[in-house]
Context: one part of a larger RNA
RNA sequence: GCCGGCGACUUAUAGGAAGUGGCAGGGUUAAGGAGUUCGAUCCGGAGCCCCAGCGAAAGCGAGUCUGAAUAGGGCGUUUCGUCAUUUCUUAUGGACCCGAACCUGGAUGAUCUAACCAUGACCAGGAUGAAGCUUGGGUAACACCAAGUGGAGGUCCGAACCGACCGAUGUUGAAAAAUCGGCGGAUGAGUUGUGGUUAGGGGAGAAAUUCCAAUCGAAUUCAGAGCUAGCUGGUUCUCCCCGAAAUGCGUUGAGGCGCAGCGGUAACGAUGAGCUGUCUAGGGGUAAAGCGACUGUUUCGAUGCGGGCUGCGAAAGCGGUACCAAGUCGUGGCAAACUCAGAAUACUAGGCAUUGCUUUCCGUUAACCAGUGAGACGAGUUGGGAUAAGCUGAUUCGUCAAGAGGGAAACAGCCCAGAUCACCAGCUAAGGCCCCUAAAUGGCCGCUAAGUGGAAAAGGAUGUGAGAAUGCUGAAACAACCAGGAGGUUUGCUUAGAAGCAGCAAUCUGCCUUUAAAGAGUGCGUAAUAGCUCACUGGUAAAGCGUUCUUGCGCCGAUAAUGGCCGGGACUAAGCGGCCUGCCGAAGCUGUGAGAUUUUCGAUUUUCGAAAAUCGGUAGGGGAGCGUUCUGCUUCGGGUGAAGCUAUCAUGUCAAUGAGAGUGGACGAGGCGGAAGUGAGAAUGUCGGC
Repeated sequence: GCCGGCGACUUAUAGGAAGUGGCAGGGUUAAGGAGUUCGAUCCGGAGCCCCAGCGAAAGCGAGUCUGAAUAGGGCGUUUCGUCAUUUCUUAUGGACCCGAACCUGGAUGAUCUAACCAUGACCAGGAUGAAGCUUGGGUAACACCAAGUGGAGGUCCGAACCGACCGAUGUUGAAAAAUCGGCGGAUGAGUUGUGGUUAGGGGAGAAAUUCCAAUCGAAUUCAGAGCUAGCUGGUUCUCCCCGAAAUGCGUUGAGGCGCAGCGGUAACGAUGAGCUGUCUAGGGGUAAAGCGACUGUUUCGAUGCGGGCUGCGAAAGCGGUACCAAGUCGUGGCAAACUCAGAAUACUAGGCAUUGCUUUCCGUUAACCAGUGAGACGAGUUGGGAUAAGCUGAUUCGUCAAGAGGGAAACAGCCCAGAUCACCAGCUAAGGCCCCUAAAUGGCCGCUAAGUGGAAAAGGAUGUGAGAAUGCUGAAACAACCAGGAGGUUUGCUUAGAAGCAGCAAUCUGCCUUUAAAGAGUGCGUAAUAGCUCACUGGUAAAGCGUUCUUGCGCCGAUAAUGGCCGGGACUAAGCGGCCUGCCGAAGCUGUGAGAUUUUCGAUUUUCGAAAAUCGGUAGGGGAGCGUUCUGCUUCGGGUGAAGCUAUCAUGUCAAUGAGAGUGGACGAGGCGGAAGUGAGAAUGUCGGC
């Protein structure tokens, strides 16, 4: 891991509700007793509920309380219950099942290990050479010196032994701590055998939260104990009807709970409820706006209270000021916590719409039973954030949640559309119609040349289409070509030079002359000249040429890590815009057939028939059934073969049921009831097998 078995809402008592039954001339007994075939039945009226309420109470009583009250008001009075039983639910118990870490009590442990006690054992070999002693020297005598002897030491090197510093191997190991190679101590605070002592709120500890039998921030074991678990996991047959919530308030509350909201069921009640259009009456302080209406804020100008600086003066004071600046006037703005005013919507109430339309969606019971109280995205309006987030709050609506189907390549929350069942029938929605791939290689008019389409900005550009305005133009425009583009003069100043062209000046933007025209000069160029060119003019030739604005579709801007942004192929339409006609396309709608639920109607005991509407569904509520074991009554089957098993077949809307075969070898089935150890795929479930 698979297969098989087992495996979770029980039971007692009490309260509440609903159903059913008994009695209602109120109901009923409890303990106990009699009796018993251990089922009943009888006795037992204590007690309980009901028959009267009101008040805190004394108390009064169809009334009572409040109150001064005979007022007003509150609660009552106008009638129905009670005892069992079934189901649901609540409370108390282990209370649906499994699951702690812990806490407490009693025991068991020092054969591991820590320390200690008693008694034993062990430490190859080598090195060093303390004290003391001897001899000699030496001294007055000591001291002292030398040689020898001697054999001390938490001394040295190094096996056994004890340890464990490094590395490798090992890591489902040979081993729940080892092996190998190096390493430290090795006469000592040494190592070790045996016996003993210390015990868990404790012992021991050269001290590490270290050890106390592979267990240690408090051993192990049994018991309290099925501790408790607002937590996680799991919770077993079927069909039918309805169907949520992820919000508010409170909470030592935030992943829990209580009340309310939203769901289901039952009973009752009316005609309520919802929607569309329109009208009427309301309150508002949002959007926009405004601020000469406040609170604040704010641009510039004018004036200049007051101040600064400063002059004269002994002071009082009189002056000055290109400084600051209150207030006022003019001017232009801003505001969620500003508003003199002020919408649209929304909300509340009501009227009308020939009976507006739709329906029972509505209301009540402080009825009974819940679940929910983590929400998600999208579209509006908004707070926070960075006018970031698949971010985080508020509010309105939608979808998902709890919703399948079609579209968006794929894609809970987007678009279309709400799946009772069947059909090899039809029509449509969104979206599509060249091929993959169902349906137009459809029609007409335009645009695009960028594979734009099939990602992007500021900004840039004789891309190209459309529109508008304006200027020049057969008295010849624009472009091209031919020719001219001169003189005073090298204007003046400056300067080494400055000659149209370094710079400065001349400002009615600039002198005069010759001219068809030609600037005291548009750009190159020179050291400065020179040279080239432009403006301007004439000619050749001949028909349109400039500028500005608006707009459609395109271009550049455009850089990311595997090869890659149309789903692909491919497409110049099979791209984009407009108009038109067809078709495809869903579980939508229709058709045909079938079923269920609810309501109404008809007949009517049931049940049947017709019509209409409905029949997605998580949590959850309600209803109806199937099957298993045991059991009461009843009807039956069975060695001429029961149950069970194997593989088929048939029937039913499902749980299921039935049939004939084979096997099997002794019990079993139907109907009507009763009682439950009553249904498994999940619980890191549990036991067994493989």
Molecule: large-subunit ribosomal RNA, domain II
Organism: Chromochloris zofingiensis